[in-house]
Context: one part of a larger RNA
Molecule: small-subunit ribosomal RNA, 3' major domain
Organism: uncultured bacterium
RNA sequence: UGACGGGGGCCCGCACAAGCGGUGGAGCAUGUGGUUUAAUUCGACGCAACGCGAAGAACCUUACCGGAAUUUGACAUGUUUCUGACGGCCUGCAGAAAUGCAGGCUUCCCCUCGGGGCAGAUACACAGGAGCUGCAUGGCUGUCGUCAGCUCGUGUCGUGAGAUGUUGGGUUAAGUCCCGCAACGAGCGCAACCCUUGCCCUUAGUUGCCAUCGGUUCGGCCGGGAACUCUAAGGGGACUGCCGGUGACAAACCGGAGGAAGGUGGGGAUGACGUCAAGUCAGUAUGGCCUUUAUGUUCCGGGCUACACACGUGCUACAAUGGCUGGUACAAAGGGUCGCGAUGCCGUGAGGUGGAGCCAAUCCCAAAAAGCCAGUCUUAGUUCGGAUUGGAGUCUGCAACUCGACUCUAUGAAGCCGGAAUCGCUAGUAAUCGUGGAUCAGCACGCCAUGGUGAAUACGUUCCCGGGCCUUGUACA
Numbered sequence: 001u002g003a004c005g006g007g008g009g010c011c012c013g014c015a016c017a018a019g020c021g022g023u024g025g026a027g028c029a030u031g032u033g034g035u036u037u038a039a040u041u042c043g044a045c046g047c048a049a050c051g052c053g054a055a056g057a058a059c060c061u062u063a064c065c066g067g068a069a070u071u072u073g074a075c076a077u078g079u080u081u082c083u084g085a086c087g088g089c090c091u092g093c094a095g096a097a098a099u100g101c102a103g104g105c106u107u108c109c110c111c112u113c114g115g116g117g118c119a120g121a122u123a124c125a126c127a128g129g130a131g132c133u134g135c136a137u138g139g140c141u142g143u144c145g146u147c148a149g150c151u152c153g154u155g156u157c158g159u160g161a162g163a164u165g166u167u168g169g170g171u172u173a174a175g176u177c178c179c180g181c182a183a184c185g186a187g188c189g190c191a192a193c194c195c196u197u198g199c200c201c202u203u204a205g206u207u208g209c210c211a212u213c214g215g216u217u218c219g220g221c222c223g224g225g226a227a228c229u230c231u232a233a234g235g236g237g238a239c240u241g242c243c244g245g246u247g248a249c250a251a252a253c254c255g256g257a258g259g260a261a262g263g264u265g266g267g268g269a270u271g272a273c274g275u276c277a278a279g280u281c282a283g284u285a286u287g288g289c290c291u292u293u294a295u296g297u298u299c300c301g302g303g304c305u306a307c308a309c310a311c312g313u314g315c316u317a318c319a320a321u322g323g324c325u326g327g328u329a330c331a332a333a334g335g336g337u338c339g340c341g342a343u344g345c346c347g348u349g350a351g352g353u354g355g356a357g358c359c360a361a362u363c364c365c366a367a368a369a370a371g372c373c374a375g376u377c378u379u380a381g382u383u384c385g386g387a388u389u390g391g392a393g394u395c396u397g398c399a400a401c402u403c404g405a406c407u408c409u410a411u412g413a414a415g416c417c418g419g420a421a422u423c424g425c426u427a428g429u430a431a432u433c434g435u436g437g438a439u440c441a442g443c444a445c446g447c448c449a450u451g452g453u454g455a456a457u458a459c460g461u462u463c464c465c466g467g468g469c470c471u472u473g474u475a476c477a
Stems, first nucleotide, its partner, number of pairs: 001477002003474003007471007015461002019425005026316008034307002042053002064302007073126001077125003081121004087106008108117003128291002131289003137285001139280003142276001144274001149188006155164003168179003194268004199236007209225002213223003239262001242256005318418001322377007334365003339358002344353003384415001389410007431453007
């Protein structure tokens, strides 16, 4: 000087408390461990691994296993020799395919005539490796933590390691600001600048809008309008600016006014010096090591989907604030040409048929759902719950046996609110309800986004956990 203390002081955080809803019990989905297996490819392991890499394993992917092939190679560059169709296209045979064999058609371009391009064969340099090492590395990322810290120059103090500044008194979300002070300044962080949302104005008016006027098939449909909504570009607006009080005449805090908004308005992006030899050689790059008729490459089939079990994360429930039937209302944000696909017709349905319109503020996906209004069920393992299984189908795709999703019908399991324990959340939040997107032929209870409805509670900081500052002890570094 740090680190640590079941030392002290001050302070903060959904840390506790106050509340609301869960997990832990059930069934299923998914990841992991374990076990099994020819293989169940690999990585990730407290927080910070476990719906994680994987924004999508039937083949492919694919790295694993079995079998069948191949060796200058599936891919790159260069050199030697040979050829000019040994290539290309089509067909047949064998085969699981890769591949092999056979037949038919075709017989390249430039040229200085030496050769070159291109293609094939051949030999050699080499290619190749998701083989090892993340404890050799770059890059990127997680984490403490959006915590308020981390440092430097000069000066001063100390023999020195170092200290000071950065401590102290207040204050703040903040090393934020003020005051004081052997310090005076500065840098990286904080804040602001950026995006979005909330109010207003200007400009603009189609594909969007419809107040006034007219028409109308009653649909902003038409004439028209440029007000409003909206769209998207530019401005304004909030700064403790104003008033009162407290305070040290400071910084600031408390209350108030006006205002759409008030003290960082809400949300996002933004992550200091560093820590964990944290994670990644399987994104890519890369040193070294290993391999080179194999640890490379090609193909078919299988596996990654196994299943006495254990754990994590989710979904659906256990019902009446509900289930079912009928009617009826209101979004936002997205996507669409190898695409979205309307009206119509067929089917109980998944879907099929057909193909209007749309490269989209125009057309389509598209029905929002919870809600509201009626009816029914009457507390029951039920008209709750939907697992499981039988049968019959639809769609995608060469192909749904291993191993897809969905539909109809039948079946109708556990489950009556969950032990110890444990998680999230402070407001348009939790809870609840649908909707869209990426990936994607097909496959979503995951992920990302989007709106609808919309709470309860916070006395407080004694305690648990994590963190910041000062101080103290130390036989630790």